[in-house]
RNA sequence: CUCCUCCUUCGGCAAACUUAUCUAAAGAUAAGGACGCAAAGCCCACGACCUACGGAAAACCUGUUCAUCGGUUGUCUAUGGUAGCGAGGUUGCAACC
Numbered sequence: 001c002u003c004c005u006c007c008u009u010c011g012g013c014a015a016a017c018u019u020a021u022c023u024a025a026a027g028a029u030a031a032g033g034a035c036g037c038a039a040a041g042c043c044c045a046c047g048a049c050c051u052a053c054g055g056a057a058a059a060c061c062u063g064u065u066c067a068u069c070g071g072u073u074g075u076c077u078a079u080g081g082u083a084g085c086g087a088g089g090u091u092g093c094a095a096c097c
Stems, first nucleotide, its partner, number of pairs: 008094001012037002017032006035084001041090003046086002048082003054077003058073004063069001
């Protein structure tokens, strides 16, 4: 000097929840608030997860009509999200062993 591990935190971030706004929803933003975090700094949706406006096909129903339109139900679907789920990239921090 570099890497790894443990302990600590002057300082840093801020879960749930509350209020307001945006959104179809998931969720986001701001303020309050602290469950936690040593990268819970920054970048990235690859895996995983959340949602399903719209779309797809199916079953059923109603009227009309003769071919479809409409309604209900559940299913599938990311083009919407989560970086405080994992992986990856990159930068960085006080003191001690």